The RNA shown here (small-subunit ribosomal RNA) has 1396 nucleotides and comes from an uncultured prokaryote. It matches the Rfam family "Bacterial small subunit ribosomal RNA".
[in-house]
RNA sequence: GAACGCUGGCGGCAGGCCUAACACAUGCAAGUCGAGCGCAGUCCUUCGGGACCGAGCGGCGGACGGGUGAGUAACGCGUGGGAACAUACCUUUUGGGGGGGGAUAACCCUUGGAAACGAGGGCUAAUACCGCAUACGCCCUACGGGGGAAAGAUUUAUCGCCGAAAGAUUGGCCCGCGUUGGAUUAGCUUGUUGGUGAGGUAAUGGCUCACCAAGGCGACGAUCUAUAGCUGGUCUGAGAGGAUGAUCAGCCACACUGGGACUGAGACACGGCCCAGACUCCUACGGGAGGCAGCAGUGGGGAAUAUUGGACAAUGGGGGCAACCCUGAUCCAGCCAUGCCGCGUGAGUGAAGAAGGCCUUAGGGUUGUAAAACUCUUUCACCGGUGAAGAUAAUGACGGUACCCGGUAAAGAAGCCCCGGCUAACUCCGUGCCAGCAGCCGCGGUAAGACGGAGGGGGCGAGCGUUGUUCGGAAUUACUGGGCGUAAAGCGCGCGUAGGCGGCGGACCAAGUCGAGGGUGAAAGCCCGGGGCUCAACCCCGGAACGGCCUUCGAAACUGGUUUGCUGGAGUCCGGGAGAGGAGAGUGGAAUUCCCAGUGUAGAGGUGAAAUUCGUAGAUAUUGGGAAGAACACCGGUGGCGAAGGCGGCCUACUGGUCCGAUACUGACGCUGAGGCGCGAAAGCGUGGGGAGCAAACAGGAUUAGAUACCCUGGUAGUCCACGCCGUAAACGAUGAGUGCUAGUUGUUGGGGAGCUUGCUCUUCAGUGACGCAGUUAACGCAUUAGGCACUCCGCCUGGGAAGUACGGCCGCAAGGUUAAAACUCAAAGGAAUUGACGGGGGCCCGCACAAGCGGUGGAGCAUGUGGUUUAAUUCGAAGCAACGCGCAGAACCUUACCAGCUCUUGACAUACCUAUCGCGGAUUUCCGAGAGGAUUUCCUUCAGUUCGGCUGGAUAGGAUACAGGUGCUGCAUGGCUGUCGUCAGCUCGUGUCGUGAGAUCUUGGGUUAAGUCCCGCAACGAGCGCAACCCUCACCCCUAGUUGCCAGCAGUAAUGCCGGGCACUUUAGAGGAACUGCCGGUGACAAGCCGGAGGAAGGUGGGGAUGACGUCAAGUCCUCAUGGCCCUUACGGGCUGGGCUACACACGUGCUACAAUGGCGGUGACAAUGGGGUGCGAAAGGGCAACCUGGAGCUAAUCCCCAAAAACCGUCUCAGUUCGGAUUGUUCUCUGCAACUCGAGAGCAUGAAGUUGGAAUCGCUAGUAAUCGUGGAUCAGCAUGCCACGGUGAAUACGUUCCCGGGCCUUGUACACACCGCCCGUCACACCAUGGGAGUUGGUUUUACCCGAAGGCAGUGCGCUAACCGUUCGCGGAGGCAGCUGACCACGGUAAGGU
Repeated sequence: GAACGCUGGCGGCAGGCCUAACACAUGCAAGUCGAGCGCAGUCCUUCGGGACCGAGCGGCGGACGGGUGAGUAACGCGUGGGAACAUACCUUUUGGGGGGGGAUAACCCUUGGAAACGAGGGCUAAUACCGCAUACGCCCUACGGGGGAAAGAUUUAUCGCCGAAAGAUUGGCCCGCGUUGGAUUAGCUUGUUGGUGAGGUAAUGGCUCACCAAGGCGACGAUCUAUAGCUGGUCUGAGAGGAUGAUCAGCCACACUGGGACUGAGACACGGCCCAGACUCCUACGGGAGGCAGCAGUGGGGAAUAUUGGACAAUGGGGGCAACCCUGAUCCAGCCAUGCCGCGUGAGUGAAGAAGGCCUUAGGGUUGUAAAACUCUUUCACCGGUGAAGAUAAUGACGGUACCCGGUAAAGAAGCCCCGGCUAACUCCGUGCCAGCAGCCGCGGUAAGACGGAGGGGGCGAGCGUUGUUCGGAAUUACUGGGCGUAAAGCGCGCGUAGGCGGCGGACCAAGUCGAGGGUGAAAGCCCGGGGCUCAACCCCGGAACGGCCUUCGAAACUGGUUUGCUGGAGUCCGGGAGAGGAGAGUGGAAUUCCCAGUGUAGAGGUGAAAUUCGUAGAUAUUGGGAAGAACACCGGUGGCGAAGGCGGCCUACUGGUCCGAUACUGACGCUGAGGCGCGAAAGCGUGGGGAGCAAACAGGAUUAGAUACCCUGGUAGUCCACGCCGUAAACGAUGAGUGCUAGUUGUUGGGGAGCUUGCUCUUCAGUGACGCAGUUAACGCAUUAGGCACUCCGCCUGGGAAGUACGGCCGCAAGGUUAAAACUCAAAGGAAUUGACGGGGGCCCGCACAAGCGGUGGAGCAUGUGGUUUAAUUCGAAGCAACGCGCAGAACCUUACCAGCUCUUGACAUACCUAUCGCGGAUUUCCGAGAGGAUUUCCUUCAGUUCGGCUGGAUAGGAUACAGGUGCUGCAUGGCUGUCGUCAGCUCGUGUCGUGAGAUCUUGGGUUAAGUCCCGCAACGAGCGCAACCCUCACCCCUAGUUGCCAGCAGUAAUGCCGGGCACUUUAGAGGAACUGCCGGUGACAAGCCGGAGGAAGGUGGGGAUGACGUCAAGUCCUCAUGGCCCUUACGGGCUGGGCUACACACGUGCUACAAUGGCGGUGACAAUGGGGUGCGAAAGGGCAACCUGGAGCUAAUCCCCAAAAACCGUCUCAGUUCGGAUUGUUCUCUGCAACUCGAGAGCAUGAAGUUGGAAUCGCUAGUAAUCGUGGAUCAGCAUGCCACGGUGAAUACGUUCCCGGGCCUUGUACACACCGCCCGUCACACCAUGGGAGUUGGUUUUACCCGAAGGCAGUGCGCUAACCGUUCGCGGAGGCAGCUGACCACGGUAAGGU
C1' cells in the first nucleotide's frame, strides 16, 4: 500500500501481491570491439581490393544497473571516531617501450553418442603464452646482496602497452555509544581468555596451528528462547511519547535448498562453474537439461493488487577512436475512484403557491421557485481546424498529445448514508418480543420518531457507507503526569550485603554542569520565503532545522573526586530510674479430679423441659488424710515492656533494650535496603515423656419434617515438657522505615527542674489515650502518635470472575508453602454516603389488636351467593383482607346480554336527498302462522301557516346512498365514578443555612394531645393540603305561630277533644341561647396541658352523621355513562316463539329457623317511632276455618287509610325428639298476572325429617352499645330469611400492653430498591464451549556422542605424462608442471540418547 456493498461524468499528480522466499509455459532483461588475431561465407569490384556477416582466439564488461526481505538481536544497522590495507577504468607527474621463442582454437581428416557433448590426428595467427636484456624510483634482505616489465594497430591524425609515485573514487577491517519481549531461561564458555612463535590474508587479529598460563562473560541480565532486515523517514500527539519501516533514498542480506572454490582490480558471483538434495522436463533408458525474490505473463494461495504494450527521443550505464550496437535501467502509454487535488452535471426570472405525492384538528400544511413556462450561457464532454516546448546542429516513443481557434444544443453527466440519546435531522402506514435493528445505552409483547416501507428532513458528494489497522481522547503504566486507612495496592517483623541518598567550613582537580569556537549530522521529506504548471495537488530554487556525536579553549557556583578541619546528625564514658522484655533453676496457696477412711441416706446430675449418665455393691452432701497435672483470682488500669509474634503467683543468679540528668570523648562513623540471614500466634508433623481439667473426631440422649448442628452425658488425639520441623493468620492501626516543619485543650505512665502554703502550681524530655484548628480527603474521617507540608530509600497496585488456581522451578517427612499465568467468560465488580423499604434489632405510642366479658359462625334443616360439574345455553363481571344476600332497590314472558328455531336488511333509533300521500292515530272483523309478520273488514277522525303556488313547516309510505347499530375486544390506551391502607396523622412548598452531590435542616429534641394538637427549645423563618372548627341531627331552655295537633282551667254532651272556647302543656317547625378548661384546688417549667371539684340539661372533640391529605395496589368498572384504537356490516346488527340464567355427586361464604321451660301453646289486650298512599291506600259492615272475597265511606292526607305493634302480663305444659323443631311430602284452595309445567307467593287439612348447644378454627361488640322484640320503606303486577330505616326492652367487662394483627414517630443494620412474597448459595441431571491431568501417539526445533564422507582448496606424494627455460655425448637428463594416489578438514545422509 487497504478490502467489501451501492453508485459512477472529466482531468492532473501519485500509488498498485501486505498472502505462498509457492511452482513456473512463452518472449525479452548483457553485451560489445575487425583501430588485437587468423579463418569461413555473401555481395560489389576499376581485379589492387572493398563492404557486410558468422563462429572462434583475444580484450573490456557480465561484482554495475534491476528484484526480494527468507535469514540475521549481529559491529547487521545508526552515529562518531580509528589504523594495519586494497582500489580496474579516470586525473597528474616521471621513466620505459630492446631483442627472441614455442604453442593453440577456429579450420581439415577420422571417429563415439538419440541428444547434450565429445575423442584422436594434422595446419595456423595475435595486443594470447614464455624466456632473455634493461631497472631512477619498486619489492625482499642475515644490509653482504638478491628479485622483478612491456604490445602493438594504422593512410596521417590518433588509440593503446609497461614500471613507479601521488590524487580522486570505491571497498575491506577495528572501537565507543544506541538498537524488541521473556528470569516460569541463572549460570555460560575449551580455540574458550591471554601470551610466545609460526602459518595465512590486500590488511590487524585464535583467522588457523604448536606450546605455555587458567582464564573470559554474567543480576548494569551472560546463556537460552520467541519475534524482527536496520535507517533517513511515515502516521498520530499540545508536547513527551506511542505505533510503524509500502512507494523515494542510504546500508545489509539473499538468488530452488545446502556446501565449495575458480577467474578477476573487485565475487565465493540472480540471468558463471563444481558437488549433494528436492522438484520439473527431454530421452533411443545408455544418459542429459533447468532455476522469473529482472520486465510482462500463467497456475496456486488470498478479502485483495495492473499490459505477455511503445521507444531508446530524453536521462544514465556497458563496449568501441568513432560511426554505432546493446540496455523490461529509464522515459512513455494501457488498466484500477486505490489516494490527493481541481472542474462539471447549468444560470436568471417565475405563485394560479399547478398537478401528483404525503400529512391533516378537513380549515389547511408541506414537497415548493422546486417544476412547467420565458430569457440566457457553453466550463467539461462531443465535432472540425491549427499545432508545440521537451532538442544550443541532427534525432520525438509520448503524439496529431497539451495549449489555442471555430461549431452544435441544456443538450451526455448524482448518488450514498443517516434522522431514540451520544449526534445535525419527524411524521404516517405495516408488523406485534414475530420479522428484524444495534458502536454503547438499548428498541420490538396492537397506538414503535429505534424494525420494514413511504413522505419529509439532515450530512457528505463522484463518491458515500461498512469492516479492518494505528495513534488520540486514556492523567486507563502517570518522564512530562497516577496511586496504596475503607475502592486494586505496605512484605508478619527485624538484622544486614550490593545499590540509592546523605551535615558545616577551607583548598585543589575538572568527570558531570555551564560558556565560546571547530567538525559532522547524505539527498529527499517536515517547516519558512520565493518561483513554475490557468488554480490546487504536484514540481523547482534558497533558507532554517535535524533535540545527536566528536573535538579545542575557558569558568568553578552546584553534584562528584582528593585532601584538611568542625560538632549540631550518630555513637562512647559517668550517675540515676521504671517495666507481665528474654531465658535457666527453685518454690507457694486456692480450685478441679482421683484414691483411702469416717458421718450419712435416696436420690444426684442436667435442661426451656427432659433423657442418656451416676447411685442401696451406699452416690450427691460433709469431715480428715493422700496423689497428680495444669493455670496463676484479688492487685489489674484505652497501665507497663518488647521489632513483631507476644509477655501476668513468688524468689533467685544470667541477660537484651529503653528513659532521664550531667560533663568529657570520637568526628559524619548516617538513613534506607533488591537478593541473603534470623525471629515468627494458633493449628499441624516427627521422636521421647506427661496427662488433672478442657476438648476436634467419635458414641449416646434430646430438639427437629430431617438435625451428620446449636443443648445435655461421656470421650480420644491435642492442649503441657524436651528436641527438631512447618512459616502461615482479619500476623490489623486493614496505615513501610527515617528526618525536619505546621494552633491548642484535657487525662494518664516514667524521669528531671523551679516555686512555695508539703500537696499544689508552673516548666521540660520520653511514652500512651480523648477532643479539636489550619490543612487534607470521593466521602467516612485523619489531624504534632497525620491520612497535613516536604525530602530520601524500599515494597506493592493497574476492571470483575477464572485464581492466589494450573503448569514449571524452589522449600517441606507430610499437610502444604512460595514464585505465578492463560484460554474462556461478564458489563460490570467495588468504595463512601443518601432516601426509602425491611429485620424472629432497639425505644416511645395508638386501635374491640390482645386481654376481661356478652352473643355468634364452624355441626342440623332451609334461604341466598360462589366454585366445580353438567348443559344446546346454564349470559357476563367481581377473586386474600378490599370477590362470594356483590353489580341484582326484587330472571315465570319482558328484563336478557345466553341457547335452539323462524324472520328483516338504510334497518327498532338519528341526520341528509328524491318521489308519492295529506296526514298520523285509535277502535274493530276474518284468514294463515308458534309468534314476529302477512293479507283483510268496518267505524271515528280528515294537520298547521299561507303571499293560495304542493309555496313553507310537520307527518307517513316507498326508493337510492352516505350511514345507523354492536352488553363485540382491550379497565394494561382512557375520562368519570368507586374500593383499600385510613378519619391513620401525616404529605409538601418558598426563602435561608449546611453538604462536591444525592439530600439534610425546618418535620429532630424536652413535655403534651384523639391529632405535625399545643407549649418550650433549636439555623431556621414562614406557608399550603390534611387535623380541629365552620354544616346536619339528637339532648336543655326561651321567643314566634296554633290547624288537621293539644286539653290545664271554664262550659255542653249518654260517650268519644265530639262541640263552644283556649294555645298553658305535649307537639310541630322556624329563629335564638347555652360549654369556653370559663371558675376553684392540686400538679407541671411561672408553659402547653393533666387530675379532682363546683355549678349545669349537657364537661373537657357531649352522642351520632356528613367531610377521606400527598399517594399505594397498571386494585375495580369499556355490561351505567363517555371515549381512542381494533373488529362485524343480508350480521358479532334488528324482531319473534320456546328454552336457559332456577340444572346437582359435591365444596365454601353470608343468613334464617331451631335444638327448647329466660321456653311452647292458650288467653287478656296496655304502651311506640319512622314511613307510605290517585291505573293508590282502602275504613265500617258482611261471607269464609283461613288465604281471601263482597263492599265502597274517607283521603291528593299532622284531618282518611295502611295500623294489629311485638316482646310485656295471666294460665297451662314439666324435660320427652316432647304440646320442642318445623323440613319434606300428599291434597284442597286463594291472589297477582296474556300466562304460575319447567319456575311465584299465600291459606286450610294431613305428614312430621335432621337437630338434644356443635372439632380444629373463627367473627362482632365498650352504652342506650351488645343481645333481644316487633314496625316501616325502596324495588315491585306478584314474589325477601336480603338491603335501607324506625322505635320497645336493655346488660356484662376492660387488671393491663408481655404476646398475636394493623398503624405512627425516633434510632440502628442491610449485599434489598419489582424494595423480605426481596436478594441469594451449593449439590445433582443433560447438552455444549474453553482449559488442566492422562496410557500413549505424531510433528517441529535443538544438544551430545559416533558412523559415512561428495565437490573443493590445503598438505604430502607423484615410478604415469610433460612444447617454451637450462645442460647435452642429441640418446637423453635437470628445473618446473599435470594426471593419479594419500591425509586432516567439511556439506548432505545415518545410528543412539537427551532437552524443548